[in-house]
RNA sequence: UUUAUAAAGAAGGAGGGAGAGAAUAGGCUCAGCGAACUCCUGGCAACCUGCCCCCGAGGUAAGGUGCUAAUUCCUACCUAAAGUAACUUUAGGAAAUAUAAA
Numbered sequence: 001u002u003u004a005u006a007a008a009g010a011a012g013g014a015g016g017g018a019g020a021g022a023a024u025a026g027g028c029u030c031a032g033c034g035a036a037c038u039c040c041u042g043g044c045a046a047c048c049u050g051c052c053c054c055c056g057a058g059g060u061a062a063g064g065u066g067c068u069a070a071u072u073c074c075u076a077c078c079u080a081a082a083g084u085a086a087c088u089u090u091a092g093g094a095a096a097u098a099u100a101a102a
Base pairs, nucleotide, nucleotide: 001102002101003100004099005098006097011041012040013039014038015037019030020029021028024076025075026074027073042068043067044066047064048063049062050060051059052058072096077093078092079091080090081089082088083087
């Protein structure tokens, strides 16, 4: 860069010691009943590989990744609809981000 997916799912322990939820802004939330981060064990998932089969948009979960608060926590840009004093709400899309495969 391209393609696919992102409303589901899955926790404890040890160390650590004040922040965290990608970046900017706003909101909201998590956190001394212990955040980030590191390690161990477990779990979830099924993108790639393997294996099984009735060969399918199937099954399995051994291997390679990934993930394990909240929709990718929500909003930001565009379009449409409804209401409106500002603007708000809903739906769809884009952008950005994350992961996988190439």